The RNA shown here (Bacterial small signal recognition particle RNA) has 100 nucleotides and comes from a Chloroflexota bacterium.

RNA sequence: GGUCAGGUCUUGCGCGGCGCAGACCCGUGAACCUGGUCAGGUCCGGAAGGAAGCAGCCAUAAGCGGCCACCUGCGGGUGACGCGAGGUUGCCUGGCCGGA
Numbered sequence: 001g002g003u004c005a006g007g008u009c010u011u012g013c014g015c016g017g018c019g020c021a022g023a024c025c026c027g028u029g030a031a032c033c034u035g036g037u038c039a040g041g042u043c044c045g046g047a048a049g050g051a052a053g054c055a056g057c058c059a060u061a062a063g064c065g066g067c068c069a070c071c072u073g074c075g076g077g078u079g080a081c082g083c084g085a086g087g088u089u090g091c092c093u094g095g096c097c098g099g100a
Stems, first nucleotide, its partner, number of pairs: 001097008009086006015079002018075005025066004034059004042051003
């Protein structure tokens, strides 16, 4: 000096990890425009009975709060991880060849 291979570089896939969001679960949660049960009272009826139904109670919707982990989705200057492809202007490592 040349050449080959690998790394640095680009990129795809996979795996793990991090962040965000959602779901699950729990709690809370509607004067009335959710449901159930409807005291009292109201209405219909001669009566027996029936009807609607406020408060209360129960269960919940939307919403709000909590939530180690698991699950779903998204994302990255995530990784002294794996596999593959690309690139060789430059740098690093190693092998081979030639010259001085």
Background
The prediction has a mean pLDDT of 80. Of the family's consensus pairs, 96% are formed in the model. Rfam family: Bacterial small signal recognition particle RNA. By type it is a non-coding RNA gene.